[in-house]
Molecule: Bacterial large signal recognition particle RNA
Organism: Candidatus Limnocylindrales bacterium
Order: sequence, then structure tokens, then C1' cells
RNA sequence: CCGUGCUAGGCGGGGAACUAGCGGUGCCCUGUACCUGCAAUCCGCUCCAGCAGGGCUGAAUUCCUCCUCGAGGCCUUCCCGUCCGGAGGCCGACGCUCCAGGCGGUGUCGAGGAUCGGGUCCCGCGCAGCGGCGAAUCGCGAACCGUGUCAGGUCCGGAAGGAAGCAGCACUCAGCGAAGCUCGUCGGGUGCCGCGGAACGGCCUGAUCUGAGUCGCCUUCAGCGAAGGGCCCGGGCGCCAGUCGAUCGACAGGGGGUGCACGG
Repeated sequence: CCGUGCUAGGCGGGGAACUAGCGGUGCCCUGUACCUGCAAUCCGCUCCAGCAGGGCUGAAUUCCUCCUCGAGGCCUUCCCGUCCGGAGGCCGACGCUCCAGGCGGUGUCGAGGAUCGGGUCCCGCGCAGCGGCGAAUCGCGAACCGUGUCAGGUCCGGAAGGAAGCAGCACUCAGCGAAGCUCGUCGGGUGCCGCGGAACGGCCUGAUCUGAGUCGCCUUCAGCGAAGGGCCCGGGCGCCAGUCGAUCGACAGGGGGUGCACGG
């Protein structure tokens, strides 16, 4: 070095989860990789790997080990979204005040202020007015069932005379209308009205005193207030994608290592 037969080993690995821990079933990744039985309210084990049974391969493409790469998983920072809180800082908006400036009005034909009075607002009463109703006034107003008078006609009577009574005429009931004069009663988004009360602040106004300012708008600066809009600060939750870092790491690539017996 070659051949034959064996042996160790191998016939998938990894991540998360579970677990005191580990391995397995189940989930996910990788990618092809013996068979049967068992297992999530789980199964097995207590140390190098599922347990039990069977099969194949076997000293290297396949076993062991180191390095590189890196699918994928997990954790995390930032970013992002959302919620709660804060008021220390910044920005912006709002309100008020002071100072200054500008413009305009008004003012010795009296600004502003002070004192006294009146009005405006409210309540009660009165008066007036308006409206409704009623009375009163005037007019109309009954085929019969209202009144009076009742022509004609009717009835009673020997007659004198008497009775009822239609139409007409007159008056009136119920009712209708007119006028708004008078009286009564009720009411009100009525009032250049009167009296009393309430109020005494604002506004308007009269008289007296004093005598030069006063009002509006805009701008700047400063201060204060309240809110919490944005930035900010603290915390909670979520997170498809992105990003910082840590960790495990399949597949793949490369390096190194590993037997026994017999024969030639």
C1' cells in the first nucleotide's frame, strides 16, 4: 500500500417555551434525514442523553474537533404610537396692569373732580286711556199657540142686547241691530300723569364750588394671572417595519484528528 472481516461511532441538528435541571413528543427555523411503540392537565432520566425493541452503515463525502460564514429565535437601546402626571425651563396664544411713544376726538364757549337734587330700574295705590261684558238709550220685531181695539163675517136671543174672535191698526215677549254719550264690572308687553315705598351701585341730567385735562385705538418694553397647546421632564402600555448592543445558532466552506484482527 492492497484485500477480507470486525469495533468505537453514525443513521439529523438548532431556537424559544416547559422544567430544579436535562433529553423527547408538541411549536418554529434549517433542509431530506432507518423502522415500530409511548408522551402537554405530558413522557423519560438524574448526568452527556429520550426510554424499549429491531435494522442498516462503519474508519471516512459520512465519525470527532477547531475556525469562518450565517437562515432563524430570544433579550435589549433608540425611534414611533398611545395614556397618565408635572409646572422647573423654552416657545406660542389669552386676559389684566404700569411706563413710554404714535394717531384721532373733546375741553377756559369749562375737562376732570366734589356736594346736593332729579330721572332711568322695581313694587303698591290712584287717575287717564284702551279692550271685553252687562245695564241704560234708540230702532226693528209674533200667519195661529201675546195684549188692546177688533171692520166684515160667525154664534146665542122674539127683541133689547150679549159672546168668541180672523184680517187690519197700535203696543210689546223672546230675539236682532245701531250708537258709542252715561253707569257698573273685569283685564293689560297702555301712559312725557299723580302719590307712597324700595334702591343709593352704574348711566343720563340740573344747580353750586374748584379749575386743565380727559377719552378711544394702535405699537414696544416690563410685571402678574390662569390654562396646559407645542417642546421638555417622569412613569405605564403597545410595537408592523427600522435601529444600537448582547446571546444561542441550523445549513454551508476550510483546517486538523481517529482504530483492531488475518492474509498478500